Predicted 3D model of a 104-nucleotide RNA (THF (Tetrahydrofolate) riboswitch aptamer) from uncultured Kineothrix sp. Its mean pLDDT, the model's own confidence on a scale to 100, is 75. RNAcentral holds the sequence, with entries from MGnify. The organism belongs to Kineothrix, within Bacteria. It matches the Rfam family "THF (Tetrahydrofolate) riboswitch aptamer". Rfam's curators write: Tetrahydrofolate (THF) riboswitch was first reported for Ames et al. as an RNA motif in 5' untranslated (5'-UTR)regions of folate transport and biosynthesis genes in Firmicutes genomes.
[in-house]
RNA sequence: GCAGAGUAGAAGUCUGUGCGUUAAGUGCCGCAUGAACGGGGAGUUGUCAUGCGGACGAAAAACCGGGUAUGCCGGUUUGCGGUACAGGGUUCGCAUCCCGCUGC
Numbered sequence: 001g002c003a004g005a006g007u008a009g010a011a012g013u014c015u016g017u018g019c020g021u022u023a024a025g026u027g028c029c030g031c032a033u034g035a036a037c038g039g040g041g042a043g044u045u046g047u048c049a050u051g052c053g054g055a056c057g058a059a060a061a062a063c064c065g066g067g068u069a070u071g072c073c074g075g076u077u078u079g080c081g082g083u084a085c086a087g088g089g090u091u092c093g094c095a096u097c098c099c100g101c102u103g104c
Base pairs, nucleotide, nucleotide: 001104002103003102004101009092010091011090013088014087015086016085017084018083019081020080021079028054029053030052031051032050033049034048035047039099040098041097042096060078061077062076063075064074065073066072
C1' cells in the first nucleotide's frame, strides 16, 4: 500500500404466551433529560429510552351460560391491531475519523 474479519443493534419472517377491540398500544410532530454506538480513543444534525405537550386514528363476529330483557354481565372460538414479551431462523450492520487485528 491492497484486501478482509469482528460488536451493540436494526429489519422481515415463523412459533408460543399475553394485552386491547368500552381503544390502551403502535406509528407521526415538538420540547426536555439521559444512554449506547467493532479491540482502544473521539463521536454527530444519526439511533434508542424516559417525561411532558400536540395532531391523527381502528374490526368485529358467532356460540354457550346468567338474566324479565335483542340491552347488560361472564365465558369459549374465529378474526382484527403498522399491539407487548420470549424463542428460532434469515438479511443488514461500527454515520464518520484516528489507531489496532488477520492475510498478501